This is a predicted structure of a 488-nucleotide part of an RNA (small-subunit ribosomal RNA, 5' domain) from a Parcubacteria group bacterium. The organism belongs to Bacteria candidate phyla, within Bacteria. Model confidence (mean pLDDT): 86 of 100. The full RNA is in RNAcentral, with records from ENA and SILVA. Its Rfam family is "Bacterial small subunit ribosomal RNA".
Context: one part of a larger RNA
Formats: sequence, C1' cells, structure tokens
RNA sequence: GGAUGAACGCUGGCGGCGUGGAUAAGGCAUGCAAGUCAAACGGGUGUAGUAAUACAUCAGUGGCAAACGGGUUAGUAAUACAUAGGAAUCUUCCCUGGAGUCGUGAAUAACUCGGAGAAAUCCGAACUAAUACACGAUACAUUCUACGGAAUAAAGCUUCGAGCAAUCGGAAUGCUUCAGGAGGAGCCUGUGUCCUAUCAGCUUGUUGGUAGUGUAAAGGACUACCAAGGCUAUGACGGGUAGGGGGUGUGAGAGCACGGCCCCCAACAUUGGGACUGAGACACUGCCCAAACUCCUACGGGAGGCUGCAGUCGAGAAUAUUCGUCAAUGCCCGAAAGGGUGAACGAGCGACGCCGCGUGCGGGAUGAAGGCCUUCGGGUUGUAAACCGCUUUUCUGCUUGAAAAAUUUCGUGAUGGUAAAGCAGGAAUAAGAGGUUACUAACUCUGUGCCAGCAGUAGCGGUAAUACAGAGACCUCAAGCGUUAUCC
Repeated sequence: GGAUGAACGCUGGCGGCGUGGAUAAGGCAUGCAAGUCAAACGGGUGUAGUAAUACAUCAGUGGCAAACGGGUUAGUAAUACAUAGGAAUCUUCCCUGGAGUCGUGAAUAACUCGGAGAAAUCCGAACUAAUACACGAUACAUUCUACGGAAUAAAGCUUCGAGCAAUCGGAAUGCUUCAGGAGGAGCCUGUGUCCUAUCAGCUUGUUGGUAGUGUAAAGGACUACCAAGGCUAUGACGGGUAGGGGGUGUGAGAGCACGGCCCCCAACAUUGGGACUGAGACACUGCCCAAACUCCUACGGGAGGCUGCAGUCGAGAAUAUUCGUCAAUGCCCGAAAGGGUGAACGAGCGACGCCGCGUGCGGGAUGAAGGCCUUCGGGUUGUAAACCGCUUUUCUGCUUGAAAAAUUUCGUGAUGGUAAAGCAGGAAUAAGAGGUUACUAACUCUGUGCCAGCAGUAGCGGUAAUACAGAGACCUCAAGCGUUAUCC
C1' cells in the first nucleotide's frame, strides 16, 4: 500500500447493486416451512330435487410426493474431496420399441353399537368398497436348466357411438412384462491433499488362499478351514488441527494466506444405537430403543426436538422483520381447472461493502464586521460573507403512470401508485473526520512546567514546547474519517 461476513469512536443527504449470528452444532414460547388427487374407493354432513342424481365439504382406505427443495460445518486427514481411469451393478418418474391387460376369492378402515382412560390413545362386536390384498389362467419375453423342461404378470377409470338393457366398438389415460436410451445412484483403482519423531515400531479378520454366506453389485464385507503373512524412516502407528474443491485476497511473478456470500461434492439433524417402508433413506419437520433436558398429568401415564423462515433468552466487541405474494421462475400432486410451496420473487432494518450523485453556479473590495497574529504600520481568515443575477440535480407538492405477462382462449402484478415522465415552488433539505517534530502533505499564539499528558517508531514535556491542552490558521480524505484485529 492492498484486503475484510468485521467491531469500536466521532459524524451522517440520496440512490443502485450486493451483503449481514464468524461466538454457544447452547436452550427455545408462538406462527408458518409438504402436500395433493373425487377421472382409484366406500361413506358422513350440507344444498337443490318427488326420486334417480348433481354440486360443495369432511375424515378414512388407496396412489404419487414427502430421499427434492431449505439449513449447518459438529465430526471427518480419508468409508471425504479433486482429477484420470475401471467393472462385478441398480434405477420411480420420462423417452423409444415389442408383447399382454383373462377369470375368481377372502378381508379391512371409515360408519354404527358397546367399553377402558385425566389425556395421549386403545379394545371388542357387526357391516362395506377399491387402481388395497390374495389365488388361478396365459407367457412374445425374462430367469434357472441336467437342454428334456421348470418358474414368473396385470387394474382399472374417464369419454364418445350403437343398444331397452346386458353388452359391443372407438378414443384418451392407466396397469403388467421385456429390451434399449436419458438422467441419477452405488462400487473399485492410480495420483494429489496440514503440523508433529519430546509419537518408532504397528496389525490377528490382521495379509493371502479354498469353500460358502450376504448384497443390486466386486470384495475378509461376514463365516469355517488352511497358510503366516501385511504396513513402516519415501514416516507406519499415535497425537494435534481441519469439511474438500471451483475459487478469494495479496504479489511483477514464483509464492504465501484463506475457503464468508454463489456453484459442485461430502457429512450432520438434542446425544448414542437400530431397523421398517420404498426405485431411492438407515430418513431435519417418519418409526423403535436408550440417555440428558423441557412440558402436561387425575401420579396410573403421556408429549417434544428451529444446524428451515421469522422471533426469544443466553454468551459475545458483534450481525436484521414474529413483513408481502405465489404475479414471475422452479418443484410436488392432478386429465384439467387448480391446490401447496418462509424454495423463490419482493419489501423492511444496518454507511457493513462497492459504485454513482449532491450539499450550488457566475459576478462581487469601502478587501465590511468578528476572530487570530502583530514589529501596532499592518497581515490573515478572504471573493470567503453580505449584496446582485442564474439554475433546480436533489427536495417538497400536484398530475400522468409502466415493462416485468407468456407460442395460454379467458383471467392474473406481491413489488407499487414503485420506477419513469410532466408541471409548480424555492438556494432552498444536506459536512465532517483525522492530522500539522521527522518518517509525512500541513505553523503560530496562549496555558502548563519531567506535572498534566502524548506516542506507530525515533522520541516530546524539568518557564520562550511548531510534539501536552485550548484557540486561530493550514494539510489530507470526504458521507465518510480515524482506531483496533487479521492476511499478503
């Protein structure tokens, strides 16, 4: 000199774009953050109707989603990350292609009745449906095979036409199975990735083999048996520290330091353990067990998990609103209409940062008054002010008023009466901070008298202090200026 997720002091006009819990991965009141589908299903309630039925709504069965999105960096020095490769794998939804979609059955929730309990919730009886569950048939294909063969599927719903109806035909969308693709995920290997030897030896599923188990899949991943191996001074093992990368800061570069915001990956979800469901989890707002903590209780027993968005207490030098909207972008569900979304888009707060703009412009000397200095002549503040003329960025008021909205017909804008434009008014609403001995741009007076104090370093102060304090003047930067901390 540059830099910062900064903090502190003094000061503070506006806008745009960013950014804001770095400490206690400490504890959390309250609200919201994941639902949706009636074109899978039977009911309850309400409205209309004589009724069939239609519409609305509610809990339940069922499907899909909830493994994404959002947060944090505790752990992790390698089950991680980066990069380059590899083979023994899986894959919901989506795309392409082939084949099929036949028949039958037993239940159960809701509802009703009865019962237990303070509650959370639970038990019994009886009834019922399905794209829920089960069985049979068929098998292009797939799997296994002794190549003879054996095994393995499925679900309908909506709509149109014909028909009195049963039913038949078409369309759309589903379902089953197989093959391929896309995207996703798991696994293996090479190389790279901090400090420490005041850590020198470490290891028994340890290292390898055989056979098996297990998995979607290779493998001591696991089991039995056999062998006795494997790693290490090119640092094993141990200890400390730490999420990694793209990148960021600085520097001419080499390098050094860092990894906040944004993107990719990993890990975690009060602490520890476990599995279930599922294409996918060993699952932040799922389940079970244990522990600590908090809350409710009729003392028998229950409930909870903000490292989501706000907010609160605490600790701290220190970090924001219990805001608006689904209008756009995206995601989930749905045939659609649409619903949901603290993702997102916006607004609010903070000079926290960067950038931009302004606080007027021109004229104006009896060089006014006042201040300061003075050799008392004057000098300086200083064209500065007053005064005259001008302008209106900004400000205030009034009027108009967006784009963002669509290959979607209609409708639809939170932001926002915002941005922008026009008119009117009036210099009006707007300057400070640090410094002035040298380094280092900028000097005088007064007070003080090694005192009070200053200070980054050298050093100043003991009676003429340009170094302390005040004043005037000046210098630098400027809506900021200084200080502190850290990095180069």